[in-house]
Molecule: c-di-GMP-I riboswitch aptamer
Organism: marine sediment metagenome
RNA sequence: AAAGGGCAAACCGUCGGAAACGGCGGGGCGCAAAGCUUCCAGCCUAAAGCCCCGAGCGGGGCCACGGCAGUGGGGCUACCGAA
Numbered sequence: 001a002a003a004g005g006g007c008a009a010a011c012c013g014u015c016g017g018a019a020a021c022g023g024c025g026g027g028g029c030g031c032a033a034a035g036c037u038u039c040c041a042g043c044c045u046a047a048a049g050c051c052c053c054g055a056g057c058g059g060g061g062c063c064a065c066g067g068c069a070g071u072g073g074g075g076c077u078a079c080c081g082a083a
Base pairs, nucleotide, nucleotide: 006031007030011026012025013024014023015022016021029070035076036075037074039073040072041071042068043067044066049062050061051060052059053058
């Protein structure tokens, strides 16, 4: 190469979560590591905390100990592979 297969974006339903987002079911944009891992960079969110305004209700700012591995890099692991 070929063949058998694998994963599953948006969106919809449902559950969890403050949110970002995640689980499950449907779906299928794409993916040869779109398998695993937050170590580095980046991005998203800002509950708790701190600060400011306010009589109060409340509002604003900062911030990851929350996320994204389908943002890039690093690390770990891996199926088939003819002439």